[in-house]
């Protein structure tokens, strides 16, 4: 320089005909307990790398752009 993958909660990831953005662990709040842990229950927490565009509707399709990985040259 080419070509594939990969960014989605504070981390590790699903999200597979385009139709309300999940889960697990962290974290808070409560019950359990003399107390801690461990367990149960609930809460919060996300402009979905960016940016145009398709489309009533986009994490998901198009391209463009950016950082990471890996393979050619």
């Nucleotide at each position: 320089g080419c070509u594939a993958g990969a960014a989605u909660a504070g981390c590790u990831c699903a999200g597979u005909u385009g139709g309300u953005a999940g889960a697990g662990c962290a974290g808070c709040u409560g019950a359990u307990u003399c107390g801690u842990a461990a367990u149960c229950a609930g809460c919060a927490g996300g402009u979905c790398g960016c940016g145009u565009g398709u489309u009533c509707g986009a994490g998901u399709c198009a391209c463009g752009u950016u950082u990471c990985u890996a393979g050619c040259u």
This is a predicted structure of a 73-nucleotide RNA (transfer RNA) from uncultured Gemmiger sp.
Rfam family: tRNA. Its family is annotated with triplet codon-amino acid adaptor activity in the Gene Ontology.
It was read from a public genome assembly.
Its mean pLDDT, the model's own confidence on a scale to 100, is 81.